[in-house]
Context: one part of a larger RNA
RNA sequence: GGAUGAACGCUAGCGGCAGGCUUAACACAUGCAAGUCGAGGGGUAACAGAGAGUGCUUGCACUCUGCUGACGACCGGCGCACGGGUGAGUAACGCGUAUGCAACCUACCUUUUACAGGGGAAUAGCCCAGAGAAAUUUGGAUUAAUACCCCAUAUUAUCUUUUUUUCGCAUGAAUUAGGGAUGAAAGUUUCGACGGUAAAAGAUGGGCAUGCGUCCUAUUAGUUUGUUGGUAAGGUAACGGCUUACCAAGACUUCGAUAGGUAGGGGCCCUGAGAGGGGGACCCCCCACACUGGUACUGAGACACGGACCAGACUCCUACGGGAGGCAGCAGUGAGGAAUAUUGGACAAUGGAGGAAACUCUGAUCCAGCAAUGCCGCGUGUGUGAUGAAGGCCCUAGGGUUGUAAAGCACUUUCAACGGUGAAGAUGAUGACGGUAGCCGUAGAAGAAGCCCCGGCUAACUUCGUGCCAGCAGCCGCGGUAAUACGAAGGGGGCGAGCGUUGUUC
Numbered sequence: 001g002g003a004u005g006a007a008c009g010c011u012a013g014c015g016g017c018a019g020g021c022u023u024a025a026c027a028c029a030u031g032c033a034a035g036u037c038g039a040g041g042g043g044u045a046a047c048a049g050a051g052a053g054u055g056c057u058u059g060c061a062c063u064c065u066g067c068u069g070a071c072g073a074c075c076g077g078c079g080c081a082c083g084g085g086u087g088a089g090u091a092a093c094g095c096g097u098a099u100g101c102a103a104c105c106u107a108c109c110u111u112u113u114a115c116a117g118g119g120g121a122a123u124a125g126c127c128c129a130g131a132g133a134a135a136u137u138u139g140g141a142u143u144a145a146u147a148c149c150c151c152a153u154a155u156u157a158u159c160u161u162u163u164u165u166u167c168g169c170a171u172g173a174a175u176u177a178g179g180g181a182u183g184a185a186a187g188u189u190u191c192g193a194c195g196g197u198a199a200a201a202g203a204u205g206g207g208c209a210u211g212c213g214u215c216c217u218a219u220u221a222g223u224u225u226g227u228u229g230g231u232a233a234g235g236u237a238a239c240g241g242c243u244u245a246c247c248a249a250g251a252c253u254u255c256g257a258u259a260g261g262u263a264g265g266g267g268c269c270c271u272g273a274g275a276g277g278g279g280g281a282c283c284c285c286c287c288a289c290a291c292u293g294g295u296a297c298u299g300a301g302a303c304a305c306g307g308a309c310c311a312g313a314c315u316c317c318u319a320c321g322g323g324a325g326g327c328a329g330c331a332g333u334g335a336g337g338a339a340u341a342u343u344g345g346a347c348a349a350u351g352g353a354g355g356a357a358a359c360u361c362u363g364a365u366c367c368a369g370c371a372a373u374g375c376c377g378c379g380u381g382u383g384u385g386a387u388g389a390a391g392g393c394c395c396u397a398g399g400g401u402u403g404u405a406a407a408g409c410a411c412u413u414u415c416a417a418c419g420g421u422g423a424a425g426a427u428g429a430u431g432a433c434g435g436u437a438g439c440c441g442u443a444g445a446a447g448a449a450g451c452c453c454c455g456g457c458u459a460a461c462u463u464c465g466u467g468c469c470a471g472c473a474g475c476c477g478c479g480g481u482a483a484u485a486c487g488a489a490g491g492g493g494g495c496g497a498g499c500g501u502u503g504u505u506c
Stems, first nucleotide, its partner, number of pairs: 001506004006502005013378006020370001021336001026334003030331003035078003040075002043071002047069003050065007085289003094214008104206002109202007117151004127140005157182006165174003187194002215261003222252003227249008264286004268279004291312005314325004342368001344367003350364001351362004381411004391402004415447001417442005425433001450495005455476003461490005471478002
């Protein structure tokens, strides 16, 4: 000198853009953050309509009917594995890069081919009867489906078996022609369509393996028993000690094993001429985690942040029998800290989930609010004005300086203020932002300057006060009676809505 997610002191006019718990992965009150589909279903708790009935005050009240629009709860489908947060753990094929899978999976989407015949048993809801303080739950009766089950049909699916040809680095791969066995389906409809099953291909997303790279310590030198390899079996979407049994005795290591410490990795960011050094906030990709530890279930996909079960710590409710909870989502609270914001608006846009759609949901997102946290831009006037006014300060008392500075005179009106008008963002409708940005007009220099420094480094000097005191200080060092170094004043220098200090880093 540069940089900063900064903090502190003094000061402060406006706008644009960006960023804003670096500490306790500490504990959390409250609200919201994942639902949707009635064009799958039985139905009808609420609302509205229609119809019927009763009462009568003759246009109101009540009752009934799922008849209609719709629709609470329920069965079913899809989603909830995305999006959002955090960086605790992890020195690892975790990440980066490059390959391989002849060892693999992939819902929704696209393309192609073929198909959808018949039957059955339940169950939630509703109803009835109970238990419990509650959370919740038991029994009985009855009912539906795109829920569940059975039979039929079946190719390039799966298993088994015979067979042809070609190829490969090995296990093998592709391919021709057969035999046998096994495995499917679901309807709705406003007639437009939307769905269902099997198989193949694609796309997308993932899984696994390998080469190379990936911090410090030797005041860590030996480590390992599923350990290293083989055979067989199990398991997995798939390979594999992944797991188990048996057999062998191997495997790693001074080219640093093992142990300990520290740490999410990368794109990138800062600095530097570069080489390097430092960092991993914001944004993007990957990984890991979701009170702590463990486990699986469902599913195309999880061993699942706002799912389940068990154990633990903690908090809360309780009728003491038993229950409930998980902000490292968005706001917000307490605590910690030098320190970090609103319990805001809207789905208008972009995107996501569901739906045929209308649409619903969306603290993703888009916006607004707060604080000079940063970067950038603008303003706080312009011209003229010498008797060089007054005042201040210095003085050799002549004068010098503040200083064209002020006053005065002549102008201008950015920004702010006030009045009016008023977008784009939206292909047809729809605008939270927002009467915002912008534009027009009105008045008036009017509403708007500070901070640090002046011994040398280092730009900028005098006077007074103080007297090794009070104090200053980044280093050298100043101060003990003439201090350009302390305090004040005048003057000057630097930067400027900022200026200094502190921390970190090059």